[in-house]
């Protein structure tokens, strides 16, 4: 030199739903790690914060107004899923060899 779970720094990727009540602010139930807050040229973007996730990549997206099975309703659970997309860099540690010094 390789290798590699872990740290840490720092930089990126993501999603924010279903039901009720209310003139409207907004208030309340479900599941979940997360359903958030603030503003625009407003159904979409931006920033900010939480949580997750970063190639050993099922965080997320697509397929999907999908299929099957629960619910009051939802991607709520499952199939799809050995499908296909998908966002890192160094430093620290650890492993494991090697070469060169010493010394028996």
């Nucleotide at each position: 030199a390789g290798c590699c779970g872990c740290u840490c720094u720092c930089c990126g990727g993501g999603g924010u739903g279903c039901c009720c009540c209310u003139u409207g602010c907004g208030g309340g139930g479900c599941u979940g790690a997360g359903a958030g807050g603030c503003g625009g040229u407003c159904u979409u973007c931006g920033c900010c914060a939480a949580c997750c996730c970063g190639u050993g990549g099922a965080a997320c997206c697509u397929g999907a107004a999908c299929c099957g099975g629960a619910u009051a309703a939802u991607g709520c659970c499952g199939g799809c899923g050995g499908a296909g997309g998908g966002a890192g860099a160094a430093a620290g540690g650890g492993c494991c060899g090697c070469a060169u010094g010493c010394g028996c």
TPP riboswitch aptamer (THI element) from a Hyphomicrobiales bacterium, 104 nucleotides, folded computationally. The coordinates come from a structure-prediction model, not an experiment, and the mean pLDDT is 77. It matches the Rfam family "TPP riboswitch aptamer (THI element)". Rfam links the family to the GO term thiamine pyrophosphate binding. The sequence was found by an Rfam model in a public genome assembly.